The RNA shown here (transfer RNA) has 73 nucleotides and comes from a Myxococcota bacterium.
Rfam family: tRNA. By type it is a transfer RNA.
Lineage of the source: Bacteria > Pseudomonadati > Myxococcota.
The coordinates come from a structure-prediction model, not an experiment, and the mean pLDDT is 81.
RNA sequence: GGGGCUGUAGCUCAGCUGGGAGAGCGUCGCACUGGCAGUGCGAAGGUCAGGGGUUCGAUCCCCCUCAGCUCCA
Numbered sequence: 001g002g003g004g005c006u007g008u009a010g011c012u013c014a015g016c017u018g019g020g021a022g023a024g025c026g027u028c029g030c031a032c033u034g035g036c037a038g039u040g041c042g043a044a045g046g047u048c049a050g051g052g053g054u055u056c057g058a059u060c061c062c063c064c065u066c067a068g069c070u071c072c073a
Base pairs, nucleotide, nucleotide: 001072002071003070004069005068006067007066010025011024012023013022019056027043028042029041030040031039032038049065050064051063052062053061
């Protein structure tokens, strides 16, 4: 320098054929318990890596950029 894959909540990840942004763990609150732990219920938490484009509508399609992993040289 060129090719491929990945980037979504604090962490690990899902998200189908373009229309609701989610799960588990964690955090916080309440209840149960003498207390810790545990369990149950509830809540908070998001620039979907960044920018632009297409579209009535984009995590998803197209282009550019950035970062990580990997292959070739």